RNA sequence: AAUACAUGCAAGUCGAACGAGAAAGUUCCUUCGGGGGCGAGUACAGUGGCGCACGGGUGAGUAACACGUAGGUGACCUAUCUAACAGUGGGGGACAACAGGGAGAAAUUCCUGCUAAUACCGCAUACGCUGAGUAACUUUGAAAGGAACUCAGGAAAGAUGGCCUCUGCUUGCAAGCUAUCGCUGAAUGCAGGGCCUGCGUACCAUUAGUUUGUUGGUGGGGUAACGGCCUACCAAGGCAGUGAUGGUUAGCUGGUCUGAGAGGAUGAUCAGCCACACUGGAACUGAGACACGGUCCAGACUCCUACGGGAGGCAGCAGUAGGGAAUAUUGCGCAAUGGGGGAAACCCUGACGCAGCAAUGCCGCAUGAGCGAGGAAGGCCUUCGGGUUGUAAAGCUCUGUCAGAGGGGAAAAAUUGGGGAAAGGUUAAUACCCUUUCUCAGUGAUGGUACCCUCAGAGGAAGCACCGGCUAACUUCGCGCCAGCAGCCGCGGUAAGACGAAGGGUGCAAGCGUUGUUCGGAUUUAUUGGGCGUAAAGCGCGCGCAGGCGGAUGAGUAAGUCAGGUGUGAAAUCUCGGGGCUCAACUCCGAAACUGCGCCUGAAACUGCACAUCUAGAAUCCUAGAGGGGGAAGGGGAAUUUCGCAUGUAGGGGUAAAAUCCGUAGAUAUGCGAAGGAACACCAGAGGCGAAGGCGCCUUCCUGGAUAGGUAUUGACGCUGAGGCGCGAAAGCGUGGGGAGCAAACAGGAUUAGAUACUCUGGUAGUCCACGCGGUAAACGAUGAGCACUAGAUGUAGUGGGUAUUGACCCCUGCUGCGUCGUAGCUAACGCGUUAAGUGCUCCGCCUGGGGAGUACGGUCGCAAGACUAAAACUCAAAGGAAUUGACGGGGGCCCGCACAAGCGGUGGAUUAUGUGGUUCAAUUCGAAGCAACGCGAACAACCUUACCUGGGCUUGAAAUCCCGCGAAGUCGCUAGAGAUAGUGAUGUGCUCUUCGGAGAACGCGGUGACAGGCGCUGCAUGGCUGUCGUCAGCUCGUGUUGUGAAAUGUUGGGUUAAGUCUCGCAACGAGCGCAACCCCUAUUCCUAGUUGCCAGCAUUAAGUUGGGCACUUUAGGGAGACUGUCGGGGUUAACCCGGAGGAAGGUGGGGGUGACGUCAAGUCCUCAUGGCCCUUAUGUCCAGGGCUACACACGUAAUACAAUGGUCAGUACAGAGGGAUGCGAACCUGUGAGGGGGAGCAAAUCUCAAAAAACUGGUCUCAGUCCGGAUUGGAGUCUGCAACUCGACUCCAUGAAGUUGGAAUCGCUAGUAAUCGCGGAUCAGCAUGCCGCGGUGAAUACGUUCCCGGGCCUUGUACACACCGCCCGUCACACCAUGGGAGUUGGCCUUACCUGAAGCCGUGGCCCUAACUUUUAGAGGGGAGCGUCUACGGUCGGGCUGAUGACUGGGGUGAAGUCGUAACAAGGUA
Repeated sequence: AAUACAUGCAAGUCGAACGAGAAAGUUCCUUCGGGGGCGAGUACAGUGGCGCACGGGUGAGUAACACGUAGGUGACCUAUCUAACAGUGGGGGACAACAGGGAGAAAUUCCUGCUAAUACCGCAUACGCUGAGUAACUUUGAAAGGAACUCAGGAAAGAUGGCCUCUGCUUGCAAGCUAUCGCUGAAUGCAGGGCCUGCGUACCAUUAGUUUGUUGGUGGGGUAACGGCCUACCAAGGCAGUGAUGGUUAGCUGGUCUGAGAGGAUGAUCAGCCACACUGGAACUGAGACACGGUCCAGACUCCUACGGGAGGCAGCAGUAGGGAAUAUUGCGCAAUGGGGGAAACCCUGACGCAGCAAUGCCGCAUGAGCGAGGAAGGCCUUCGGGUUGUAAAGCUCUGUCAGAGGGGAAAAAUUGGGGAAAGGUUAAUACCCUUUCUCAGUGAUGGUACCCUCAGAGGAAGCACCGGCUAACUUCGCGCCAGCAGCCGCGGUAAGACGAAGGGUGCAAGCGUUGUUCGGAUUUAUUGGGCGUAAAGCGCGCGCAGGCGGAUGAGUAAGUCAGGUGUGAAAUCUCGGGGCUCAACUCCGAAACUGCGCCUGAAACUGCACAUCUAGAAUCCUAGAGGGGGAAGGGGAAUUUCGCAUGUAGGGGUAAAAUCCGUAGAUAUGCGAAGGAACACCAGAGGCGAAGGCGCCUUCCUGGAUAGGUAUUGACGCUGAGGCGCGAAAGCGUGGGGAGCAAACAGGAUUAGAUACUCUGGUAGUCCACGCGGUAAACGAUGAGCACUAGAUGUAGUGGGUAUUGACCCCUGCUGCGUCGUAGCUAACGCGUUAAGUGCUCCGCCUGGGGAGUACGGUCGCAAGACUAAAACUCAAAGGAAUUGACGGGGGCCCGCACAAGCGGUGGAUUAUGUGGUUCAAUUCGAAGCAACGCGAACAACCUUACCUGGGCUUGAAAUCCCGCGAAGUCGCUAGAGAUAGUGAUGUGCUCUUCGGAGAACGCGGUGACAGGCGCUGCAUGGCUGUCGUCAGCUCGUGUUGUGAAAUGUUGGGUUAAGUCUCGCAACGAGCGCAACCCCUAUUCCUAGUUGCCAGCAUUAAGUUGGGCACUUUAGGGAGACUGUCGGGGUUAACCCGGAGGAAGGUGGGGGUGACGUCAAGUCCUCAUGGCCCUUAUGUCCAGGGCUACACACGUAAUACAAUGGUCAGUACAGAGGGAUGCGAACCUGUGAGGGGGAGCAAAUCUCAAAAAACUGGUCUCAGUCCGGAUUGGAGUCUGCAACUCGACUCCAUGAAGUUGGAAUCGCUAGUAAUCGCGGAUCAGCAUGCCGCGGUGAAUACGUUCCCGGGCCUUGUACACACCGCCCGUCACACCAUGGGAGUUGGCCUUACCUGAAGCCGUGGCCCUAACUUUUAGAGGGGAGCGUCUACGGUCGGGCUGAUGACUGGGGUGAAGUCGUAACAAGGUA
C1' cells in the first nucleotide's frame, strides 16, 4: 500500500481530400530469361481532415469561490449542429511517401533527387465584420450600446453522382449545366465553458497578532475576458476576539443510516461538481488541455544494450506480486443503448449488454400433506407410580414445487442500409439527387435461457445461537475457586438451572452467532430540552471599554417580521396513487414533497432606525440626624516585662504527677520610682458601618458612602459586563526601623514500646511601623448583579407622620437596615420562605462519573516561594448528597443486675482425685474450645462396653425381607484350638389340614441373587434436641395517619413499676407473642378420712407393746385465706409510693416449672432420624490379647489439710428425703477390721438399708511439722467378678511426704442465704473426692451508683452495615503498567537568507541560414545560435514545529496474606 507491475485488450476512422502501390494464389503466353490478366487500385505505410479535452478510473492533494445555493458578466469564449444572409475568382512555390547513398546494436536519424492535394503562400473582391472619426436615439447607479455617414484593413477548396438546355471540341466528353456534400465571411439559437459576488461549509487560543505585490492609485504590458494577473512610479495601507495568521484533519453535494422531531453520524453503489494520472516543473497543438493510454526537462524506480546509448508509467478491463481481518474471470458480444470517424456500407468501442466467482445484501420458494395411541422401541428424568421426547416415528392414503431425465420453446428486433411501389421538391429533363409514406427480405452475445408438457419418486435437500436476571426457554450427570464462563450484575471452594456433556426447551431460519462501526435509548452538552446552598458547578470584591438588554406618547420609514404572487430548488432517492415481471424484491408512469434562496407587490401591531415630546427609572440640589467607614497627627490610663532602691526570708514556678528552670551572689511576695513596646477591660447588644477583605480608648483635621424629609432641575442620561483596571485576611519575600508580651524553627525536662507530638521551662524569625512585592483562604450566606410581583407574626437599629401628654413613655401608621418564626410555592431531602433556594425578565461567570490532577508540558506574571491558564496515557464501577433503620462511641441523660462498693468464705501456693493440652505410643478411638470446652458427652473403660491397635477368622454375611432344597424345633456330650470355629456322637418326632399320596405354619441347616451392613465423610446439605444473650423486657401485626421513599406513628412524652406493670397525655385506635396470673412445693387454718401413722384422757407393756380413741401430731384429698381490701400522709381527686392496723403470711409471702422475635453457618451425622458422597472377600462382621489408665511438663474443676472456734477418747441427743426381690437384709454368733456365718421380716407410713453428723457433756493434747496433716511405700487381708498383672474398691499393722493460710490475679454468695455438718439416690457384678437430691446448725453486710462488667429506654455523632474483633492513612520493600524530566542521538514537515539554474514561455538578437512576396540582386518577411528576466530539482549557514529513542531520575496507578506505625471516621481518645 495514490505500493510495484509480467501479458493481452481499453481510440480510431475517412480512397466520395491526395500521391504512390505490393505479394501469396490462380490463369494465359513464352525465345524458358520472362511477360500479361485476375487477385487489386486490395493490403501495409505516408500527406491531409475529423476525433483523441468524450467515455472509463481514483480521492493523493485541497478548509478553498473547491463545493452547495442564489445572483452577476454593461468584463467573456464556444469546433461540430442550427432558422436567415453573402460568396466560393485567379495564380504560385514546396514537403512527405518514393528512389539512391550514409550513420547506428537498437531506438532512430542525416544527405541528395522526384511528386499530388480540401496541405502551404501571395493577388482580386467583400453587404454584414474589425479599427479610427462624427453622431440623432435608447437604457442604466455607471457606457465600452447604437440607426446613418467617411476613411483604412481582412476570405475561400474542392469532391462525388447525373445530363447535354447553354458554352468548347463536337462520336462523346468536359473547364459547361445540374444535384448533393464541402469551403469562406458574418451572424441567430441550442448546448457547454471561463471569470466575479452574497450566504453556508471541521477541530485546536496550550496558535494572538499578521501582511511588502502586501492594500490602493497612475502609466504600460498581458488575456477570450475584469483584475497586482505582471511591471515602473506614488501613497501607507489591508486583515484580525463576529477568531486573522498558524497547526491538525478532510474531496464537496444530491443523498444514506438513525431519530417522534430537532438533531447526530456519514459521503460505498447511482447522479452533479472538483482535483489527480510514477514524483516535481513547463509549455506546444487545438474551438477546447497545460492533456490518464501526447511532447520536453529534472528525480526515483524497472527493463534492453554491442556500454556508445535507449525504452517505460494499469488511480482503464481482466490479471500478478505485496500488504491486509478482507474483496471476483487474464470470460462472451457489439444483438441492444450510447459514443468516434465516414455520403454510406461499415470499422472501432473492457463505455455498455451479458455470462462466471462469493448466502455479501434484499426478495420469493422448497426440504412434504392428511390420517395415525399398543401413547412402540430407544434416549432422558423419576417421588419407581410414572412423566417426557410424542402424532413425533413406524404404518396407511395422497400431492409433485425445486433438483433429475425426455420433448417443445419465446419476448427483447426497432432501425440505418438494400429490393419494390407511390407522392412531393430541384432541373432543360421522365435522368441524377433529396424528402415523406407503404411494403419485402434480413439481423440475438445472453441461450436452447425464461416458460410449457411428459416421466419416476417422499424419494436428493436444516442448520445456528441461546435457556441465572436483564430476556423467551430446565433438568440430570461430570468437575470441585480447578478446568472454565462472562455484554452488565456476577457464576465455580462436593448436591452449579451460570463451567463441560446429555436429554428437553426457546428464538431465528438457508441462514445463525461473534467481532467492529454509527445513531438510538442518553433530557448523559439540555434550541426543542438540564443545572450551580449541601450531589460537579457563583469569579474573593468592586469600577468599567466593547457587546447584550432596555421606561411613556406621537407621527414617519420598512431592515427584521407577516401575507400574496413569481422564479429556482437537476435527475435519481423518500412518500402517495397506478402499471409491468406468476408474487415480491426490482422497475416504469403520474402526483406530492424538497421545510432553502432570489425577485415583485402589499401590511405596519412588535423589534430596529431617524425625529418630536414626557416624567414614573436614573441623577442633581436643600435640610436633618446615625455610624468601630477610610486616612493623618496628637494625647491617655490599666496590665505584662525589665531595671533601680527599700522591706523581707527560703523557697518560687510548673504539672494529672513531676522535672528542666529561677532563688542565700537574697528570688517569689510587698512598696516607691523609671524605661519601653504592644493591645485598648467595662460600655458591647440577635447592635452599627463598609463592595469585599475588614473596622472598637480619647481629641483634632482631611475624606467616601448610605438613610429620612422637602420643593425645584436634567429628561432615559439606565442595567449587566468578555477582555482591562483597581482593592484584597493571615502567612510569606525585599530594604530600613522597632521589639514589652506572645511565639513557628530550635534546645532542654517529662510522657511513651518509641514520641522528631500533645504537656512543661526557655526561645529566634515573625507578630508592630514606613515603603515596595505577592494575590491566595472553609476570601462562606459554601447562595453573582439588577428590576418587578407574591399571606402574615414578632424583635431590634436609624429617621418621619398621627393620637395623647406639663413632659417622657405607651399606642397607631410610613421608609431604610439587621434578625427569629411561618402561609402559598419551591426542594432529592435537609431546608428556603418580601434579606427566597417562590414567580418572571435582563446580563455575566461556572458544571458534565471517580482517581490520575488543579498535576505534567507550553505560555504569562513574580526576587523567590509560587500564582493564573490547563491536559493526556492509564485505571475503577463506582465516587458523592440528603435522609432511614440498626450497630458502635475512651458522647450525653435515666434505670437495672452479687456489676461495683460493704461483708463472709474460697481459688491461685501443698498432696491427692479428675478432665484437658502437650508429648509419647502399634494404639494411647472420637467429639466438646472465651464467657457458653476442660468431675463436659461418660447416671461408672479390668473382659464386655469399644468405636482404637496387633494377630487369627468369615464373605448373602452377626441381625432383616423374598426364592429353592433338606430337616420339626430342641436338649446333652467328646476331641482340636488362645478363641472365633471345625469335627464327631447321643437324644427327640410336636401343631393345622388331608382325597392318607402329601401340603402348610413356626424354627433350624445348606444354596442363589436381589440386598444387608458401616460409631466411614459432610452439624457449612438437614430434621429433632440443646447451650447462650436472658426470666433481660422486650419483639411484632391489622387498620388509620404522616412521608416521593426507606420508614415513622402506635412502642415517644409526664409519672410509676420487678415488668411495654399501670396511669395521664397524645393521630392514633386496637390486637398478638412475651411480663403478670393460671400449675406444683412450702408457710396458716377448716372439712373429710384414720392404717402401717398418732396418744390428751382410761387400762396395759421393757417398749403406742396391746385394748381403746382419732382430740393433737401427721398423712392426703378438698376448701378458706392476701385483694393495696382498709386507715393516715404524699401524688395530677390518677397510677402508684411511704407509714400503720388487722393477720400465720403484706405489697409478685418464699421456691420451682414456664425461656417472646431473634443472635452466635454456636453444639451434636458418635443418641435417634435423614439427603448426598464413599467402602462392599471390607471402612462390614466374629474372636483373643493390648490400648482408651502412658508421663520431663502446663491449665481447669474438686477433695483433704496446714490445726486449739482444733485433734483425740468416752458418753448423750435431734432429721429429712429416698432405695429395696438375681433385692434390702434384722436379731444372734464370729473376726482388731473390711467381712463371714445366719436367714426373722419386707414388693414396704408395717420389715430393712439406718449409725445421722456437726451439736452437747466430760477427759486429754498446749503451738510443735505436733496426739496437726495424711500422701507415699512395705506387709497381711476382705469383697465383687470367668478373670483384679497391665488396671478395682475396702480393711488391719507399719511407714508418716508436701503443707505453718498461699504472688500477680481471680470466684461464689443478700436469709433459712453464705459458711459448716452429715444422710440418701441414679449409674452399678464391683468401683464416687464427681453428679442429682435431703435435712441439721446457722451468720455478716449493702453508705451508695463515682468507677469495672453486662443489660434496658431516650437522645446525639458516624466515612461502621461481616456492623469497632468495624473502617482506614502514609512511608518503606517486591512485581508490573502507562507517563513527565533528561547529557543527547535520530527522523518528518515548514521556513528567512544565499548559491546553482534543466526544459520552457517571454524579451533581445550587431552573428548564421533563408522556396513562395516586391517597384528584383536589393529589400521585406521568416527561422536559428547566443544573451537576459522568471523558475523546478539540488546545495550551504541557520531557525521553528513535531515524532521515535536515551544511562539516569520524578511522581502516578495496580497487585494475595509483606514491614513500620495509627493520621482520619465516635469528643477517634490533642475536635
Background:
This is a predicted structure of a 1471-nucleotide RNA (small-subunit ribosomal RNA) from a metagenome. The sequence is in RNAcentral, with records from SILVA. Rfam family: Bacterial small subunit ribosomal RNA. The coordinates come from a structure-prediction model, not an experiment, and the mean pLDDT is 84.